[in-house]
Context: one part of a larger RNA
């Protein structure tokens, strides 16, 4: 000097990003126990008291003994209030993340009539399932309560078939090559059949264009100007644009830039926290909205108790290191 334990005057979170760590609490018995609540819980809530041994007595009870101390050691919940998120038990990054992430019961959409759809495979075959729509697959949501608004213009999906476009193929107008022959003195020209190289019109499916439907499909859900007998504001009016212009609820929020917004609470003092306001840069309804008892090695704020976290250090034990031998 370090590590691991033990103790500490007075104070008691002043430490610190943060009570991290430590301390407190603790067992059993009796009493007692709030808000809230899904009536089950919350709850060991909180809080308070008791605890050894011997004798008498069936017992209730009475009497006595010892210690500093009777859950005498060990083991053995600190508690409360408020909020966010996720309902819950569970699962996860084996070896830096345990969570608000995943899952979940619930709800919804969608596919599938059975040799099912879906999946693996070249096929046979297999899973689905020795199941049969109260079933099986896919996608989303995520207990429960109250709810889930408007938009089908774009993209997707489903349906439709009149018209447009359109492949292979069918079709073969026409054109080219070749040459028996014919014309020509020759050069050359014309050219049937056949063979061959091409090839227009026309016919021609799905798809696309087109017409509808569909948002718990992917998604989207405005601007400017004026107006009330103080002022301010605008229930109201005008106008432009859109497929439709954000409804209920919530809101400086796990979302708010400006921002430590403003007001209230808590503190002597509060960029955090709680309650409001609404000016929502850039909430919003199963990419679910808002609440919510219970639950959580979750996150945030506050308090009581408690403490060497600190003021501010000290001592002891053990073990390292170092110095000396």
């Nucleotide at each position: 000097c370090c590590g691991u334990g033990g103790c500490u005057a007075a104070g008691g979170a002043a430490c610190u990003a943060g009570g991290c760590a430590a301390a407190u609490u603790a067992a059993c018995c009796g009493c007692g126990u709030a808000a809230c609540u899904u009536c089950g819980g919350a709850a060991u809530a909180a809080g308070c008291g008791g605890u050894g041994c011997c004798c008498c007595g069936u017992g209730a009870g009475g009497g006595g003994c010892c210690u500093c101390a009777g859950u005498a050691a060990a083991a053995u919940g600190g508690c409360u209030c408020a909020g966010g998120c996720g309902a819950c038990u569970g699962u996860u990054u084996a070896a830096c993340a345990a969570a608000a992430a995943c899952a979940c019961a619930u709800g919804g959409c969608u596919u599938u009539g059975c040799g099912a759809a879906a999946u693996c495979g070249a096929a046979a075959g297999a899973u689905g399932a020795c199941g049969u729509a109260u079933a099986a697959g896919g996608c989303c949501u995520g207990a429960c309560a109250c709810c889930u608004g408007c938009c089908c213009g774009g993209u997707g999906c489903u349906g439709g078939a009149a018209g447009g476009u359109u492949a292979a193929g069918a079709g073969g107008a026409g054109a080219g090559g070749u040459c028996a022959g014919c014309c020509g003195c020759a050069a050359g020209g014309c050219a049937a059949a056949g063979c061959u190289u091409u090839g227009a019109a026309u016919c021609g499916a799905a798809g696309c264009c087109c017409c509808a439907g569909u948002a718990a499909a992917c998604g989207g859900c405005g601007g400017c100007c004026g107006u009330a007998a103080c002022u301010a504001u605008a229930a109201c009016g005008g106008u432009c644009c859109u497929a439709a212009g954000g409804u209920a609820g919530c809101g400086a929020a796990a979302u708010u830039c400006c921002u430590u917004g403003u007001c209230g609470g808590g503190u002597a003092a509060g960029u955090u926290c709680c309650g409001a306001c609404c000016u929502g840069c850039a909430c919003g309804a199963a990419u679910g909205g808002u609440g919510u008892a219970a639950c959580g090695a979750u996150c945030u704020g506050a308090g009581c108790a408690c403490u060497g976290u600190c003021u501010c250090a000290g001592c002891c034990a053990c073990g390292a290191g170092c110095u000396c031998g």
Molecule: large-subunit ribosomal RNA, domain IV
Organism: activated sludge metagenome